[in-house]
Molecule: small-subunit ribosomal RNA
Organism: uncultured Spirochaetota bacterium
C1' cells in the first nucleotide's frame, strides 16, 4: 500500500469501489430497434348507409403481421487464447477501402416481368413447410444518354514503383420516387444516380522496445528466392505451376513454461522492483471446433449452416437453446451487492418531425470494502467524595475524572419551508438575410413556450432534550506504555530473541498506563529497510568465491600525429508523446475527499539545421608499445642415442661355524642339506650419494650421473629494420602429478591386495616375516589433486634495508649503479583480524573466470565424454537458525619447559582376614524419627536414646490451647493438702485459703471461665535466604587506579633473568603505583635477667627421732608479671658489585628455632529451614498439645572407623621407681571396719582447693614361672551369683566374682598414617553425665628408621603451544543397528492429458468441372439462345478413426 478476507466492535454524511476462485452451468424478465412522409393492405374501434336481424357497404383511424430502407459490425461483457507487428512508440502506403456527414460538378429519359402479404387448400403434436390463384413499391430487370470516373492501348511532362498533370483511340457501366405549396407552368424539402475533394473510421507494411528455461542447440519443403498465372479494396508463397537451393540461429533460432498489452497503479531519495482491479486506448473471444452468406463495414455476443458436448420440449416421427449484457439462481470458495426507478439529463439507432427504442447512461438500494469530513458534548467543579487498585503504615493512584452547577444543540427525533440539475423541441409572435414572379420553403437570430427518475432531495427555519452515539490492540527488548493476584515447563504466549519447572513487568485476570479511533487487530500479498544480485552501489589469500596450465576464435578494450566524414556525442528548431492520472497555480461543493480550469511535466521517438573536443570510420605520417636481426650469456627446459660407477638381490666357487634375522619384547622366517660373516667371479633391473644451495629452468604438471645430437624458451648491451602488427579471451584446441585402464615387453629393490607371526577385550590396523598387481619401457586411454602463493592475465605508478642467481656499466681494489629473476625484514596504504607491503592483499586501467546462509549435495535426474573406474554440466523437495572467518580470556591435552607437596621413592607401623565395639547401606517393622552420601557422608549432627531426651509408632486425652499478648463480658487471690476412678494424662470430690492502695466507691497486680484477634508446628522448600561450616588450600595467588597498546573482546602491570616456603626479594622492562593475600605484629614452648615469694621451694644457720615439720631464708626449683635474646648481625666462598645461597665462628637457640591462632578473589545452586533467624507455601477439634507403653538397641547380609588379639622384644606373679595436665560442693572424698571383689557400713577428717581429695601412673627396673603349645597366648560367647546408679536396668546400663574358653598362629587383590621429641608404644585426666566411653578432646612417659632422587602415580603453581571445549575432557562429537514418521529418487507396470507425423473417413461451405432437371424479365417471328436455380462431381476441409514416436503428470509392490 490493497478490488482483500477473518476476529471484536459499530453513530452520521459525502465521494468511490464491490465473483481476484470455475471462459463452470443457468429458471425468469428485460438489454435493438425504427420509419405509414417507400409499398400493398387492414383486425378491433368510431361515424354513416342498407337491412327486422344476422350481416353487408362506405369513410375516418390505426394495432399486429408482411414487402422495402436504415440500424442490428456501435454501445455493453469477459481475459480463455495469444511471446505475436498482439501491444507500445515512431514512420510508410507511388500497394488500399470508407455507409451515414460536409463542400463542389453533373444527371434523373422511357419501359418490363415478378413476389410476400393476402385468398383457397394440404402435411405436421409442434417448429415449420408445400401447392394453386391474384397484387404493390424508394423491391427486381432490360433499353437510352453519359464525364475530368473505370479498364486496355499509343503518347508527352513532373516525379519517388500503381502519384500528379495532359493528348488520342476503343470498350463496358447510371437513376426512384415521396411530402408540402401552387397562379397547375412550376417551385421547394427529403430522398435517388455518376463523379471530385474533405472529414471520420479502418486495412496492410516497416525500425525499435516487450517474460522465464540452454538440464530446449540446431530449426526449416511453400521452406528462401525467381518467373508465369490466380486471388484481394490492397503489397505479398496469400494460393498455384515451373526453376534455383536457399532462409533462420549463442546478439539465443527451434522447443517448452507462463502471460492479454499499454496510459497508468503501489513502493522507492533515485535508479529500480512489483503490478495491469476500477477509469481510458488497443487486441482477442462470445458453449467447443469449422464455414461462408449479407453488407460500406463481420468471417457477426442477443444472424445463418455443419460437426461435437450438454440442457430442455415431444404425440418418439422430430424440434429448441447458448447471461464472458442488466438483475437474479445453483455450484465452487476465506470472499464480492437489488430479479429496484427513469429515459428528467448526457449519448446513441430510426424518423422531415412529433416521437419510439436504449439494464449505454442518470439515480436509488445493500456492504465500515476504501478515502475524506463530522459527532458522541462544552465550561466550571477538591470534601481531591464513594468504589476499585497498590502500600507495613503514612499515603499514592484512578482524578476535574464523576457527582453537582451553568451552558450549547452539530448529529438524532418531530414539524415547516425549499433551490439547482431545464438546455430548449414542436408551436406561437417577431427581426434580419440570400434567392425567386409568388406561396410553401431555406439560413441566422430574439421573445415566449411542455417536460424531474432521484425526491418526504440538498439547504434553511422552528420545537425537543446531554439528550440517540466508543471501541480495539498493546505495555520483557526491538517499541510508546507496570503493578497486584492466579497458575507452576501445566494452562498458555510468541514477528525475532525467547517467556512458563512457587515470588512470571512475557501466560490468565484486575487496576493503572500507552497507541489508534468508527474503527482496531490478525492473516495474505507487493515494494522498502536489503549496498542481502551491488547500473547508481558488493565481493573472491584464510569467511561463499581465481578456471590445473597454456595457445588462440568471436567479442570487449587499445600508443603519438594529421586531414576528412558526422554513426555515437552536444546545441537549437519542428512534429509527436491522446484524454484522464502525478506535480503546480487557481476555482466549485460550509471543509476535505471529490470535481473543474490553466500551466508544467510526459526524462521517449521521429525529422531538420548546426558544432567537431572525445569515441568511431576512412586516408596519410610517426616510434615510445609489440616484433625481427646481428653480438654475448646462464640453465636438473624437452626428445633421441651412447656410456659409467656405488649399492641391492640372485647364481657359482673358496674360507669358516652356529647361529642369523627381527622387535618395546617376541614370534613367524632362515641356517649343520653349512646360513649370517668374508673373498673372488658372473647376471639382472631400477635409481643416480657427495656437488646440492629459501640455488637454476619450465606456462603449469614437473625436471638432478656423464657424453653426443636434435628442438624450444629466457636474459643483457649496442646498432639496424617493420611500423600499433597490441592486451584480454566466452566457446574451441593442446598440455596436464599420482593412482587407474588396454595391448606388448620388463621385473633387482620397494610394495596395495593377500598369507603368516605378534599386540589387543577384539585388531579385518599401527610392529615383524613374506608377497601379487603396480612401480620401469613402448604405444593408446583417463583429465582428476590441499593441480596451493588456497592470491587469474597484462600494463602503469607508489619509502626503505639486507641476502642471493645470471648479465651489463664504472672502478686498481673495496665497492657503487643498472636490467632480469629469487628470498627475508619493514614504512605508508590496505585489511574483520591474521597479515600483506615494488614478487601487493597499495593506487589505477583493460579483459576473462567465479560467489550470493548451512545441510540435503557435487547427490538425483537429463545430456555430453570414457573400454571401465569414473569425469564434465548440475537441481529440487525437505530441514536448521545458524554454518563460517580471525582474534581474546579461560579450561583441557596419554603437548613442551620450570617448580612444589609424606605425591612417589626410602623406611616404620597399620587397615583389608578373626572376635567384639561403633556408624552406614540394605532388609525388616506398627515405628525401626530426621539429616549427612566420591574426594569434602559413614566413633558424622550426638560432648554420652532404659523413662525423659524424642522429633517416630500404637493407644488414651485435649481444642484460645503446653507457651506469648490485646480487647470485651463474668468470676475469683495465687497456691497448697487429702481422698476416689484410671496405665497415666485427665477428671470428680473434700478441706484450707482471700493480695496491695483507699473510709468507701473503685483502681492496680495476679488467677480462672466464656468469646474474639491469635498462639503453635523438629510440617515443605538449604534450588527463595541470613548466619555458620566443609573443600580446593596456608596453595601463592586474586585484583584495582592512572598511563600505554588494540576497532574490540582484551592486553600491559602480574611476562623475562635470578632467587625464595612465598607475586619473598633483586635486576630488567610502557609502565608507575596501590589493595586483598604471603611475611610480621598475638599465644604456647626453648635460654637468661629483674621484680615478687604463699598454700610452692630449702643452699647455708638453728630446733627436731623423723617428715620444709618448725624458726628462718629469698640463694635454687617453681609460680607469674616485666624485660632481654636471633638480625644472614660477623667471617670466607659462590652469585651480576644485587637479591640470595653454601660453609664457619659465637650462642640455650641459626637462617621461618618448634607448635598454634590466623584461610585472599573465588569454586562446588557443596552442607545446614532439625542450633538459631527468616521470605513464601501448607495444617488449625490438628501436621498443634498432654500422657502411658513401644521404637530409635531389629538382623540373612555389605561397607567404613576402631578396640583386643594371634604371643617369648611376650604372658603371669612378687617387690621397687619416676609424670604432666586437669577436676571437685546435689561435689572430690582421706581414715577405720566389713566383703574374695565390685562395693558397703560407720562416724564423719580435710577441701570451694599451688593448702584437702581424685592419685599407689603405666610401660620401666629387680627377681621368679611359663618353653612354642590354640598354650599360663587370646579373650568372644554362655551359665550362675552379685554390686552400683536410678521411680524403674525385661525389651535396653556399667561393673564384680566363679565357671565356660569361640574365632584367631600376622591376614588376597587392594589400601592408610607418619620426616623428630615425629612414628610406634605406655598410661593419666577432662567434657557430656544419676548411671553408661574401645569414641572425642587434652596430658605427659619411653622413644626409632629412612629420604638416592623427581622417571612414574595423585594434587597444585608459573610460562608456552594446539583446540571444533566454555555446564569448559565427567567436554564435544562420529558412524552402524532397532522401531516410528516425513520428504525425495529409482521402479515391473498402470492411468488420464498435451502437442506432432503418417494414413483412413470426410459434414457444412467457398472455388472449379459437368450440362441431368427446371426456368418470369433480355435477344429472337419461331425453334432456340443467353442467364439463373436445383442436381451430380473434383480439390481443400472440422470433428471422428487407426498407427507411430515425443513431452510433461497421477498411482505403484519393492528398493535406495
Nucleotide at each position: 500500500a490493497c478490488g482483500a478476507a477473518c476476529g471484536c466492535u459499530g453513530g452520521c454524511g459525502g465521494c468511490g469501489c464491490g465473483u481476484c476462485u470455475u471462459a463452470a452451468g443457468c429458471a425468469u424478465g428485460c438489454a435493438a430497434g425504427u420509419c405509414g412522409a417507400g409499398c400493398g393492405g387492414c383486425a378491433a374501434g368510431c361515424a354513416u348507409c342498407a337491412g327486422c336481424a344476422a350481416u353487408g357497404g362506405u369513410g375516418c383511424c390505426u394495432a399486429g403481421a408482411g414487402c422495402g430502407g436504415c440500424g442490428g459490425a456501435c454501445u455493453g461483457g469477459u481475459g480463455a487464447g495469444u511471446a505475436a507487428c498482439g501491444c507500445g512508440u515512431g514512420g510508410g502506403u507511388g500497394a488500399c477501402c470508407u455507409a451515414c456527414c460536409u463542400a463542389g460538378a453533373g444527371g434523373a429519359u422511357g419501359g418490363g416481368g415478378a413476389u410476400a402479404g393476402u385468398c383457397g387448400u394440404u402435411a405436421g403434436a409442434a417448429a415449420u413447410a408445400g401447392c394453386g390463384g391474384g397484387u404493390a413499391a424508394u423491391a427486381c430487370c432490360g433499353a437510352a444518354u453519359g464525364a475530368u470516373g473505370u479498364u486496355a492501348c499509343c503518347g508527352g511532362g513532373u516525379u519517388a514503383u500503381g502519384a500528379c498533370c495532359u493528348g488520342g483511340u476503343a470498350a463496358a457501366g447510371a437513376a426512384a420516387g415521396g411530402g408540402g405549396c401552387u397562379a397547375a407552368g412550376g417551385c421547394u424539402c427529403c430522398g435517388c444516380c455518376u463523379u471530385u475533394a474533405g472529414a471520420u473510421g479502418g486495412g496492410c507494411c516497416c525500425g525499435c522496445g516487450u517474460u522465464c528455461c540452454a538440464u530446449u542447440a540446431g530449426c526449416u519443403a511453400g521452406u528462401u528466392g525467381g518467373u508465369g498465372g490466380g486471388g484481394u479494396a490492397a503489397a505479398g508463397g496469400c494460393c498455384u505451376a515451373c526453376c534455383a537451393a536457399g532462409g533462420c540461429g549463442a546478439u539465443g533460432a527451434u522447443g517448452g513454461g507462463u502471460a492479454g498489452c499499454c496510459g497508468g497503479c503501489c513502493u522507492g531519495a533515485g535508479a529500480g522492483g512489483g503490478u495491469g482491479a476500477a477509469c481510458g486506448g488497443c487486441c482477442a473471444c462470445a458453449c467447443u471446433g469449422g464455414g461462408a452468406c449479407u453488407g460500406a463495414g463481420a468471417u457477426a455476443c442477443g444472424g445463418c449452416c455443419c460437426a461435437g458436448a450438454c440442457u430442455c420440449c415431444u404425440a418418439c416421427g422430430g424440434g429448441a437453446g447458448g447471461c464472458a449484457g442488466c438483475a437474479g439462481c445453483u455450484a465452487a470458495g476465506a470472499a464480492u451487492a437489488u430479479u429496484c426507478c427513469a429515459c428528467a439529463a448526457u449519448g446513441g439507432a430510426c424518423g422531415g418531425a412529433a416521437g419510439u427504442c436504449u439494464g449505454a447512461u442518470g439515480g436509488a438500494g445493500c456492504g465500515a470494502c476504501g478515502c475524506c469530513g463530522c459527532g458522541u458534548g462544552u465550561a466550571u467543579g477538591a470534601a481531591g467524595a464513594a468504589g476499585g487498585c497498590c502500600g507495613a503504615a503514612a499515603g499514592g493512584u484512578u482524578g476535574u475524572a464523576a457527582a453537582g452547577u451553568a451552558c450549547u444543540u452539530u448529529u438524532g427525533c418531530g414539524g415547516a419551508u425549499g433551490a439547482a440539475g431545464a438546455a430548449u423541441a414542436a408551436g406561437u409572435a417577431g427581426u434580419g438575410g440570400a434567392g425567386g414572379g409568388a406561396a410553401u420553403g431555406c439560413c441566422a437570430u430574439u421573445a415566449u413556450g411542455a417536460u424531474g427518475a432521484c425526491g418526504c432531495u440538498a439547504g434553511u427555519c422552528c420545537g425537543u432534550g446531554a439528550a440517540u452515539a466508543a471501541g480495539c490492540c498493546c505495555c520483557g527488548g526491538c517499541u510508546a506504555a507496570u503493578u497486584a493476584c492466579g497458575u507452576g515447563c501445566c494452562a498458555g504466549c510468541a514477528g525475532c530473541c525467547g517467556c512458563g519447572g512457587u515470588a512470571a513487568c512475557a501466560c490468565g485476570u484486575a487496576a493503572g498506563g500507552g497507541g489508534c479511533g468508527a474503527g482496531c487487530g490478525u492473516u495474505g500479498u507487493u515494494c522498502g529497510g536489503a549496498a542481502u544480485u551491488a547500473u547508481u552501489g558488493g565481493g573472491c589469500g584464510u569467511a561463499a568465491a581465481g578456471g590445473g596450465c597454456g595457445c588462440g576464435u568471436a567479442g570487449g578494450c587499445g600508443g603519438u600525429u594529421u586531414a576528412a566524414c558526422a554513426a555515437g556525442u552536444c546545441c537549437g528548431a519542428u512534429g509527436u508523446g491522446a484524454a484522464a492520472a502525478c506535480c503546480u497555480g487557481g476555482a466549485g461543493c460550509u471543509u476535505a475527499a471529490c470535481u473543474c480550469c490553466g500551466g508544467a511535466a510526459c526524462u521517449g521517438c521521429a525529422c531538420u539545421g548546426g558544432a567537431a573536443a572525445c569515441u568511431g570510420u576512412u586516408g596519410g605520417a610517426c616510434u615510445u608499445g609489440a616484433g625481427u636481426u646481428a653480438c654475448g650469456g646462464a640453465g636438473g627446459g624437452g626428445g633421441a642415442g651412447u656410456u659409467g660407477g656405488a649399492a641391492u638381490u640372485c647364481c657359482u666357487g673358496g674360507u669358516g661355524u652356529a647361529g642369523g634375522g627381527g622387535u618395546g619384547a617376541a614370534a613367524u622366517c632362515u641356517g649343520u642339506a653349512g646360513a649370517u660373516a668374508u673373498c673372488a667371479g658372473g647376471a639382472a633391473g631400477a635409481a643416480c650419494a657427495c656437488c646440492g644451495g629459501u640455488g637454476g629452468c619450465g606456462a603449469a604438471g614437473g625436471c638432478g650421473a656423464a657424453c653426443u645430437u636434435c628442438c624450444a624458451g629466457c636474459c643483457g648491451a649496442u646498432g639496424a629494420c617493420u611500423g600499433a602488427c597490441g592486451c584480454u579471451g566466452a566457446g574451441g584446441c593442446g598440455c596436464g602429478a599420482a593412482a587407474g585402464u588396454g595391448c606388448g615387453g620388463g621385473g633387482a629393490g620397494c610394495a596395495a591386495a593377500c598369507a603368516g607371526g605378534a599386540u589387543u577385550a577384539g585388531a579385518u590396523a599401527c610392529c615383524c616375516u613374506g608377497g601379487u598387481a603396480g612401480u620401469c619401457c613402448g604405444c593408446a586411454c583417463u583429465a582428476u589433486a590441499a593441480a596451493c602463493g588456497a592470491u587469474g592475465u597484462g600494463c602503469a605508478c607508489u619509502a626503505g634495508g639486507u641476502g642471493u642467481u645470471g648479465g651489463g656499466u664504472c672502478g686498481a681494489g673495496c665497492g657503487a649503479c643498472u636490467c632480469a629473476g629469487u628470498g627475508c625484514c619493514g614504512g605508508a596504504g590496505c585489511g574483520a583480524a591474521c597479515g600483506u607491503g615494488a614478487u601487493a592483499a597499495g593506487u589505477g586501467c583493460a579483459c576473462c573466470g567465479c560467489c550470493u546462509g548451512g545441510g540435503g549435495a557435487g547427490u538425483a535426474u537429463g545430456c555430453c565424454c570414457g573400454c571401465a573406474a569414473g569425469g564434465g554440466u548440475g537441481a529440487a523437495a525437505c530441514u536448521c537458525a545458524a554454518a563460517g572467518g580471525a582474534a581474546u580470556u579461560g579450561a583441557c591435552g596419554g603437548g613442551g619447559g620450570c617448580c612444589c607437596g609424606c605425591a612417589c621413592a626410602a623406611g616404620c607401623g597399620g587397615u583389608g582376614g578373626a572376635g567384639c565395639a561403633u556408624g552406614u547401606g540394605g532388609u525388616u517393622u506398627a515405628a525401626u524419627u530426621c539429616g549427612a552420601u566420591g574426594g569434602u557422608a559413614c566413633g558424622c549432627g550426638a560432648g554420652g536414646a532404659a523413662c525423659c531426651u524424642u522429633a517416630c509408632c500404637u493407644g488414651g486425652g485435649u481444642u484460645u490451647g503446653a507457651c506469648a499478648u490485646g480487647c470485651a463480658g463474668g468470676g475469683g487471690a495465687a497456691a497448697g493438702a487429702c481422698g476416689c476412678c484410671g496405665a497415666g494424662a485427665u477428671g470428680c470430690g473434700u478441706c484450707c485459703g482471700c493480695g496491695c492502695a483507699g473510709c468507701a466507691a473503685u483502681g492496680c497486680g495476679c488467677c480462672c471461665c466464656u468469646g474474639u484477634g491469635c498462639a503453635g508446628g523438629u510440617g515443605c522448600u538449604g534450588c527463595a535466604u541470613g548466619g555458620c561450616u566443609g573443600u580446593c588450600g596456608u596453595c601463592a595467588g586474586c585484583u584495582c587506579g592512572u598511563g600505554c597498546c588494540g576497532u574490540g573482546a582484551g592486553g600491559u602491570g602480574u611476562u623475562g633473568g635470578g632467587u625464595u616456603a612465598a607475586g619473598u626479594c633483586c635486576c630488567g622492562c610502557a609502565a608507575c603505583g596501590a589493595g586483598c593475600g604471603c611475611a610480621a605484629c598475638c599465644c604456647c614452648u626453648a635460654c637468661c635477667g629483674c621484680c615478687a615469694g604463699u598454700u610452692a621451694c630449702c643452699a647455708g644457720c638453728a630446733g627436731g627421732a623423723a617428715a620444709g615439720c618448725u624458726g628462718g631464708g629469698g640463694a635454687c626449683u617453681c609460680u607469674g608479671g616485666c624485660g632481654g635474646a636471633a638480625c644472614u648481625g660477623c667471617c670466607g666462598g659462590c652469585g651480576a658489585c644485587a637479591a640470595g645461597c653454601c660453609g664457619g665462628a659465637g650462642g640455650a637457640a641459626g637462617g621461618c628455632g618448634g607448635g598454634g591462632a590466623u584461610g585472599a578473589c573465588g569454586u562446588c545452586a557443596a552442607g545446614u529451614c532439625a542450633u538459631c533467624a527468616u521470605g513464601g507455601c501448607c495444617c488449625u477439634u490438628a501436621u498443634g498439645u498432654c500422657c502411658a507403653g513401644g521404637g530409635c538397641u531389629a538382623c540373612a547380609c555389605a561397607c567404613g572407623u576402631g578396640c583386643u588379639a594371634c604371643a617369648a622384644u611376650g604372658g603371669c606373679c612378687u617387690g621397687c621407681a619416676c609424670a604432666a595436665a586437669g577436676c571437685g560442693a546435689a561435689g572430690c572424698g582421706a581414715g577405720u571396719c566389713c566383703g574374695a571383689g565390685a562395693g558397703g557400713a560407720c562416724a564423719u577428717a580435710g577441701c570451694g582447693a599451688a593448702c584437702c581429695g581424685c592419685c599407689g601412673a603405666a610401660a620401666g627396673c629387680c627377681g621368679g614361672c611359663c618353653g612354642u603349645a590354640g598354650u599360663c597366648c587370646g579373650g568372644a560367647u554362655u551359665g550362675a551369683a552379685g554390686u552400683c546408679u536410678g521411680a524403674a536396668a525385661c525389651c535396653c546400663g556399667a561393673c564384680u566374682u566363679c565357671a565356660u574358653g569361640a574365632a584367631g598362629c600376622u591376614g588376597g587383590a587392594a589400601u592408610c598414617g607418619c620426616u623428630a621429641g615425629u612414628a610406634a608404644u605406655c598410661g593419666c585426666g577432662c567434657a557430656u553425665c544419676a548411671g553408661c566411653a574401645u569414641g572425642g578432646c587434652g596430658c605427659g612417659g619411653u622413644g626409632a628408621a629412612u629420604a638416592c632422587g623427581u622417571u612414574c602415580c595423585c594434587g597444585g603453581g608459573c610460562c608456552u603451544u594446539g583446540u571444533a571445549c566454555a555446564c569448559a575432557c565427567c567436554g564435544c562429537c562420529c558412524g552402524u543397528c532397532a522401531c516410528a514418521c516425513c520428504a525425495u529418487c529409482c521402479g515391473a507396470g498402470u492411468u488420464g492429458g498435451g502437442g506432432g507425423c503418417a494414413c483412413c473417413c470426410g459434414a457444412a461451405g467457398c472455388c472449379g468441372g459437368c450440362a441431368g432437371u427446371c426456368u418470369a424479365a433480355c435477344c429472337g417471328c419461331a425453334a432456340g439462345g443467353g442467364g439463373g436455380a436445383c442436381g451430380c462431381u473434383g480439390u481443400c476441409g472440422a470433428a471422428g478413426g487407426u498407427g507411430c514416436g515425443c513431452c510433461g503428470g497421477g498411482c505403484g509392490a519393492g528398493g535406495a